[in-house]
RNA sequence: UUCUUAUCCAGAGAGGUGGAGGGACUGGCCCUUUGAAGCCUCAGCAACAGACUUUUUAAGUACUGUGCUAAUUCCAGUAGCGCAAGCUUGGAGAUGAGAA
Numbered sequence: 001u002u003c004u005u006a007u008c009c010a011g012a013g014a015g016g017u018g019g020a021g022g023g024a025c026u027g028g029c030c031c032u033u034u035g036a037a038g039c040c041u042c043a044g045c046a047a048c049a050g051a052c053u054u055u056u057u058a059a060g061u062a063c064u065g066u067g068c069u070a071a072u073u074c075c076a077g078u079a080g081c082g083c084a085a086g087c088u089u090g091g092a093g094a095u096g097a098g099a100a
Base pairs, nucleotide, nucleotide: 001100002099003098004097005096006095007094008093013042014041015040016039017038021031022030023029025077026076027075028074043069044068045067048065049064050063051061052060053059054058073092079088080087081086
């Protein structure tokens, strides 16, 4: 990088550094000098895989490896239904696990 598969309406932020962007892309709408991204430290959330425990079709712990901590993946994007609000579906993306 590609493929397969599961999940994505829940949950969880402070400090330091830095100094203008960020929310994948496009459109919208937001966040941001009352300090963006990035980096560091500490804390937290979750429970995908490993490990361990138990009363073992499962549940639990949170030790290890990831992940995450504005807004539903912030909303929409394709197709269908609907007067509309909207609903369903798909695509794209993110993360885990497995494979090439």
Molecule: SAM riboswitch aptamer (S box leader)
Organism: Sporosarcina jiandibaonis